Small-subunit ribosomal RNA, 5' domain from an uncultured Gemmatimonadota bacterium, 542 nucleotides, folded computationally. Model confidence (mean pLDDT): 80 of 100.
[in-house]
Context: one part of a larger RNA
């Protein structure tokens, strides 16, 4: 000092912190949705018809619950250290060898079509999971066509710049790539002319391709562990050429050629072990460690394997094998807690199946909002640190008990009791928080865009709303010493000494050592030291 654990004790609070073993198996909840892109149906309304008063049958706009398509997002966040001695970490170059969806900026377009498929109706199959036959539909979903560049490829030609392959700017010529709508609002232009639109405008969204922001991916140098009772390794091995692959370089991957390549400055083999920031120790200087926060990097039941995307070889996706659990009509299926609690087992040992999206941040939406076991709280644990408290003055040449004594005394000890106060803390009463800023609405006022006195963006002002924690933190009021001290050691080291039992016994001990009849060391006891709501012992590191 400690992520501690045992033993004996134990008031209160604040702030942190808790499977260090079995990455073992896991019952049960929840941990990832969402949305002005769809189109069917259902329900509640609301109008309105028929009625045999049970009901039914037609509109309609918006709601609101499930599914369906289709976009986003699930690759973030959370967990965990098995594995990895390795460009996995750190740290400094480098990419003229690379990608990047959202977001931000500067430009440019959004023109015509067209065919499925789901959900849904009818049938089939199956215990189930679930599969399948046929028929209907929509779109921002899918597929053609126009159109088209500074884009990409090719050919020529000129120019900057670089350490070298080669790059930067420009030119001319040719080929080749696109797209989607959705939501208010209005009648200035256009068409019909009341008022709508395919018309005007706002707001978003969709393509192309610049360039910026943040993220990524490769490649070098050094750094950084143990062992030589491992000394030789290696054959895609090491260069090369063709030619695949990839965003990209490259034995990445293949065909041929050549025979290299690496090593005593330790290759290769074994064995341990995520790495850093930091942490303990220490005057350093260097050990030792890698909980908890931050960064990264592996990894998700083993073991392989792609798809789908900007991105994943994907924790709560998907397919195949293994090896457990569970359903079954035996013919076939279904799961993965190293996510947050919570069990079961290992262990010396490590919390509740809690409350809320109020803040903080994250996914969707335009918003309103949902949805977040991240988070913010609260619960347990003296597990750690810090802070208070368990009472303050006063009281005898000094009670009583106990201890001891040379029997005169001494010692506990101002300690008690008794007087007198004071009120932290816990306890009862009552007030009662900050944490919230707001987005939204609502009024006002200026900006822009507009034709516009519709709308709307954008800025300012006011007003109203929203708190798990919690009736808490924190104030004030009542009672009233009252509820609230313990553990170890007293032979040296090392602060603290007497008697009684015991008699090399029964024990104690970190070392050196006590114990065999007056032990200061064993066991009680009284007295003393040390720490303190802890105290010691144990391990482990300096």
């Nucleotide at each position: 000092a400690c992520g501690a654990a045992c033993g004996c004790u134990g008031g209160c609070g604040g702030c942190g912190u808790g499977c260090u073993u079995a990455a073992c198996a896991c019952a049960u909840g929840c941990a990832a949705g969402u949305c002005a892109a769809g189109g069917a149906g259902a329900a509640c309304g609301u109008u309105u018809c028929c009625u045999u008063c049970g009901g039914g049958g037609a509109a309609u706009u918006a709601u609101u619950a499930a599914a369906c398509u289709g976009g986003c997002g699930a690759a973030c966040g959370g967990g965990u250290g098995a594995g990895u001695a390795a460009c996995a970490c750190g740290u400094g170059a480098c990419c003229a060898a690379c990608c990047u969806a959202u977001c931000c900026u500067a430009g440019g377009g959004c023109g015509g079509g067209g065919g499925a498929c789901a959900a849904c109706c009818c049938g089939g199959a199956g215990a189930a999971a679930u599969c399948u036959g046929g028929g209907c539909u929509a779109a921002u979903a899918c597929c053609g066509c126009a159109u088209g560049a500074u884009g990409u490829u090719g050919u020529u030609c000129c120019u900057u710049c670089g350490c070298a392959u080669g790059u930067u700017g420009g030119a001319a010529c040719a080929a080749u790539c696109a797209a989607a709508g959705a939501g208010g609002g209005c009648c200035u232009c256009u068409g019909c002319u009341u008022g709508c639109a395919a018309g005007c405008u706002c707001u978003u969204g969709c393509c192309c391709a610049g360039g910026g922001a943040g993220g990524g991916g490769g490649u070098c140098g050094c750094g950084a562990c143990g062992u030589a009772u491992c000394a030789g390794u290696u054959u895609g091995u090491u260069g090369g050429u063709g030619g695949g692959g990839u965003a990209a370089u490259g034995g990445c991957c293949u065909a041929c050629c050549a025979a290299g390549a690496c090593u005593a400055c330790g290759a290769c083999g074994c064995g341990u072990a995520g790495c850093g920031g930091a942490u303990c120790u220490g005057a350093g200087a260097g050990g030792a460690u890698g909980a908890u926060c931050c960064g990264u990097c592996a990894c998700a039941u083993u073991g392989g394997g792609a798809c789908u995307g900007a991105g994943a070889u994907a924790c709560g996706g998907c397919c195949c094998a293994g090896a457990c659990u569970c359903c079954u009509a035996c013919g076939g299926g279904a799961g993965g807690c190293a996510g947050c609690a919570g069990u079961g087992g290992g262990g010396a040992a490590u919390a509740u199946u809690g409350c809320g999206c109020a803040a903080u941040g994250g996914a969707c939406g335009a918003a309103a909002g949902u949805c977040u076991g991240a988070c913010g709280c609260a619960g347990c644990g003296a597990c750690g640190c810090c802070g208070c408290g368990u009472g303050u003055g006063g009281g005898a040449g000094g009670a009583a008990g106990c201890c001891u004594u040379u029997c005169g005394g001494g010692g506990u000890g101002u300690a008690a009791a008794c007087c007198a106060c004071u009120g932290u803390c816990a306890g009862g009463g009552g007030g009662g928080a900050a944490g919230a800023a707001a987005a939204c609405u609502g009024c006002c006022g200026g900006u822009u865009c507009g034709a516009a006195c519709a709308g709307g963006u954008c800025c300012g002002g006011c007003a109203a709303u929203u708190g798990a924690c919690g009736g808490u933190a924190c104030c004030c009021c009542c009672a009233g010493a009252g509820g609230a001290a313990g553990c170890a050691c007293c032979g040296g080291c090392u602060a603290a000494c007497u008697c009684c039992g015991u008699g090399c016994c029964a024990g104690c001990a970190g070392c050196c050592g006590c114990g065999g009849u007056a032990a200061g060391a064993c066991g009680g006891a009284g007295g003393g030291u040390g720490c303190a709501a802890g105290c010691g012992u144990u391990g482990u590191u300096c």